[in-house]
RNA sequence: GGGGCAGGCGAGAUGGUCGCGGCAACGCCUGACGUUGCUGAGGAAAGUCCGCACUCUAUAGGGCGCGGUGCCAGUUAACGACUGGGCAAGGUAACUUGACGGAAAGCGCAACAGAGAACAUAGCGCCACCAUCGUGUGGUAAGGGUGAAAAGGUGGUGUAAGAGACCACCAGCAUCGUUAGUAAUAGCGGUGGCUAGGCAAGCCCCACCGAGAGCAAGGCAAAACAGAUGCACUGGGGUUGCCCGCCCCACAAAAAGCAUCGGGUAUGCCGCAAGACCCGCCUAGCGAUAGGCGGGCUAGAUAGAUGACCAUCCCCUCAAAAAGGGACAGAAUGCGGCUUAUCAGCCUACCCCAUCG
RNA sequence: GGGCGCUUAGCUCAGCGGGAGAGCACUGCCUUCACACGGCAGGGGUCGCUGGUUCAAUCCCAGCAGCGCCCACCA
Repeated sequence: GGGGCAGGCGAGAUGGUCGCGGCAACGCCUGACGUUGCUGAGGAAAGUCCGCACUCUAUAGGGCGCGGUGCCAGUUAACGACUGGGCAAGGUAACUUGACGGAAAGCGCAACAGAGAACAUAGCGCCACCAUCGUGUGGUAAGGGUGAAAAGGUGGUGUAAGAGACCACCAGCAUCGUUAGUAAUAGCGGUGGCUAGGCAAGCCCCACCGAGAGCAAGGCAAAACAGAUGCACUGGGGUUGCCCGCCCCACAAAAAGCAUCGGGUAUGCCGCAAGACCCGCCUAGCGAUAGGCGGGCUAGAUAGAUGACCAUCCCCUCAAAAAGGGACAGAAUGCGGCUUAUCAGCCUACCCCAUCG
Repeated sequence: GGGCGCUUAGCUCAGCGGGAGAGCACUGCCUUCACACGGCAGGGGUCGCUGGUUCAAUCCCAGCAGCGCCCACCA
């Protein structure tokens, strides 16, 4: 100098004028008023894919079913998130990626091609045999061919030809012991049978987890209106798929409740922002993170405020000037993640190549 | 704001691991004086898009895009 890899910062800056939401103080003309001051979007506010908080369902229990997760250890309020490690794959490397339990429990699937597709298979070839010499009978999986996949590899023994049929070595598997490690796992040694194919994002098995609904939850107050029908005593409703159990209602004609249709309203307050909060430092830890100390208050609207213009500078388009433009996008109960969108830049660590010293 | 569903030919839909299909519509021919009806033949597809699992994906899984439906309170 070039290329790469991992992490982080930041989200045009400053000033002025006008305007909008919220809060506080003050004023009087007590109004959905005015003045002044303070404050006012994000890293994703998004998708709603996960996990919680919170609230209701007078119970949230058991069984079956259903759904989710899936190497090991840890972090966390929790998680399918995150951190570290193991194994596998890719890369020269830094590093990246992985739905990564079980196929020697069981069932199922594999089109076409091919002789044969999972308790294998004889079309070609090879070998043997024959009252019959053939489109014959038998043996064979070593060779050829098909296919995504053809049932360990190499060498030897053996044989008519062959074959784990047998032997040696290698690969891989199961199991036992041992060493290191919390563990996943890895190394070493012994034994075994010669080999066990793929798919579980097919059913399934194993382990663990899961009550449902969602702030239009729900609570208080106000306004207006018109109710009707259906469902009962071996009952109705709830327990959000089924059964049991439990709870509520009713108890002889009463609709508490549920369902359907119709009618009315389109208002206020709470929930609703001091929180698993933010910033800095220290301690523990490889790290995620935890603990301690100090400081800070940081949107709460309800059809939805957070904007527009001017000036100077910055950046981009363009050969230059003029001119134009400034990524993605925008709170709606809150929080932790994941995923997706995102212009131009800056910083740090590391790797490879080339060159110079 | 929250919950749920769908996407296959021009339209309405079936298919749910190995061949992309049906009805209507469209085109040509026959029939008719001509049209309709009828008969015969034919064309037309990024199975919304991207990635993954698998030998193989419309189908299974994940992400994205588009479209649609439902949910207020009072009696």